Model confidence (mean pLDDT): 80 of 100. Transfer RNA from a bacterium, 84 nucleotides, folded computationally. It matches the Rfam family "tRNA". The same sequence occurs in records of 2 taxa.
[in-house]
RNA sequence: GCCGAAGUGGCGGAAAUGGCAGACGCGCUGCGUUCAGGUCGCAGUGAGUGAAAGCUCGUGGGGGUUCGACUCCCCCCUUCGGCA
Numbered sequence: 001g002c003c004g005a006a007g008u009g010g011c012g013g014a015a016a017u018g019g020c021a022g023a024c025g026c027g028c029u030g031c032g033u034u035c036a037g038g039u040c041g042c043a044g045u046g047a048g049u050g051a052a053a054g055c056u057c058g059u060g061g062g063g064g065u066u067c068g069a070c071u072c073c074c075c076c077c078u079u080c081g082g083c084a
Base pairs, nucleotide, nucleotide: 001083002082003081004080005079006078007077010026011025012024019067027045028044029043030042031041032040046057047056048055049054060076061075062074063073064072
């Protein structure tokens, strides 16, 4: 240099006929259980703002297509693999 794969909450990892983003697990927080801790059970857990309800933003970065994009197209970045 050329070809291919991958990038999603704190971590792993789903969602591909384009239609509620984050299922599920781990972790964390609160509560219960306990003398206490662990285990176990229940609830919550992307970010900003807000008293709350809500609103806005969010799938590596930037554009495009579309009523609508994690998903399709283009450029770029990073990692991995192959070829030279």